[in-house]
RNA sequence: CAACGAUAAAGGCAAACUUUGUGAAAACAAAGGACGCAAAACUAUAGGACCUUACCUUUAGGGUAUGGUAGCCAGUUCUCGAA
Numbered sequence: 001c002a003a004c005g006a007u008a009a010a011g012g013c014a015a016a017c018u019u020u021g022u023g024a025a026a027a028c029a030a031a032g033g034a035c036g037c038a039a040a041a042c043u044a045u046a047g048g049a050c051c052u053u054a055c056c057u058u059u060a061g062g063g064u065a066u067g068g069u070a071g072c073c074a075g076u077u078c079u080c081g082a083a
Base pairs, nucleotide, nucleotide: 004081005080012037013036017032018031019030020029021028022027035071041076042075043074047073048072049069050068051067055063056062057061
């Protein structure tokens, strides 16, 4: 340096759910709360995937993000050091 990841040490994040607010929705923010996480840090204008449909077209239905998800894959960076 790379790879790897302990019943190690230090530190950090916070799912579901509840309350309040925003939003058309998906979802997001704050507080509480911990299922989990070595990247659960950053990036949605590298790319794939997924969610929603205000909107478009039509009124049977169909299409698409311009809206979102990084705790889906991915990209970039990073703490510690037993085997």